[in-house]
Molecule: Bacterial RNase P class A
Organism: Flavobacteriaceae bacterium
């Protein structure tokens, strides 16, 4: 200097003017009120999209429903050990394949439980079958070599073929859920239905008990739980506001343990909460990359992928370019 491997960080900057939005304020104005009470508008200060916010593929936190399992089915995982709240994730080691190498990939249990699959070539592709040569027998591919093929003489291969084994699996999801306000017809039709017994009570009703339509339990069956209304159709009203909503299994730094993933301790910090959906527009200068001219420089173009919506841990996909250190291969010079 070139070609690579595997990681990390940044991913346009500055100024001015105008604009959007959250929070705070014993501030200002208007209306309102007993009252800074309530509502609206200002002013000042301060905050405002990501490494993937994407995909919706896994796992959870949280909320509500169920919670009683058993059997069958279905789905998922699959070397060994560790990490984690958990995972189909991550780390290490082993095995196999690829690479000169640094490294990368793996849907990595079982082929004597069973079924299936293998073009062409070859005589023949499985309990099938005998081409050529040689040996041998009473006889027979009985034995050996060659030939074709990835595989050839009760064989081996293949399970991201069916299958078998081991382990595991409740559902719905912030449009969850909770509260407030408003409004109507808790309307009408049809099906299936239990209302037993006893106590209290004038009655309405209430307590216990029996039965049971129907509902729930990943799917089905049995079982279990709740249960007086329930199932289907038709029709009317409402669809407004508040909470959930951001302090997180959080982040950063140091240190201890560990090969590592990661864990402990200490300190600091606490970083958007919109709701038809906010972070933008204009101007000037600069940075980076590319191309052309031909050089104390000038001109032109481009400036990636892309935008939260309950939150987090992963995986996968997209991505102009810049910077950083480590390792590998080859060449040259000293």
């Nucleotide at each position: 200097c070139g070609a690579g491997u595997a990681a990390a960080u940044c991913g346009c900057c500055u100024u001015a003017u105008c604009g959007c939005u959250g929070a705070a304020u014993g501030c200002c104005c208007a209306a309102u009120u007993u009252a800074g009470u309530u509502u609206g508008g200002g002013a000042u200060u301060u905050g405002g999209a990501g490494g993937a916010a994407a995909g919706u593929c896994c796992g959870a936190a949280c909320a509500c429903c169920g919670c009683a399992g058993u059997g069958c089915a279905g789905c998922a995982u699959a070397g060994u050990g560790g990490c984690u709240a958990a995972c189909g994730g991550c780390c290490a080691c082993c095995a196999g394949u690829c690479g000169c190498g640094a490294g990368a990939c793996u849907a990595g249990g079982a082929a004597c439980a069973g079924u299936g699959c293998a073009a062409c070539a070859g005589a023949a592709a499985g309990g099938a079958u005998g081409u050529a040569c040689a040996g041998g027998u009473a006889a027979u591919g009985c034995u050996g070599u060659a030939g074709u093929g990835a595989a050839a003489u009760c064989a081996g291969g293949u399970a991201a073929a069916c299958u078998c084994u081991a382990u595991g699996c409740g559902g719905u999801g912030c449009a969850a859920u909770g509260c407030c306000a408003u409004g109507u017809a808790u309307g009408c039709c049809a099906g299936c239905u239990a209302u037993u017994u006893a106590g209290c009570g004038c009655a309405a009703g209430u307590u216990a008990u029996a039965a049971a339509a129907g509902a729930g339990u990943u799917g089905c069956a049995c079982g279990c739980u709740c249960a007086a209304g329930u199932u289907g159709g038709u029709g009317g009203g409402u669809a407004g506001g508040c909470a959930g909503c951001u302090a997180a299994a959080g982040u950063u730094u140091a240190u201890u343990g560990g090969u590592a993933a990661c864990a402990g301790u200490a300190a600091a910090u606490g970083c958007a909460g919109a709701u038809a959906a906010a972070u933008g527009a204009u101007a000037a200068g600069g940075g980076u990359u590319c191309g052309c001219c031909a050089u104390u420089g000038g001109c032109g173009a481009a400036u990636a992928c892309a935008g939260a919506a309950u939150u987090c841990g992963g995986c996968u996909u997209a991505u102009a370019g810049a910077u950083u250190a480590a390792c590998u291969c080859a060449a040259u010079u000293a």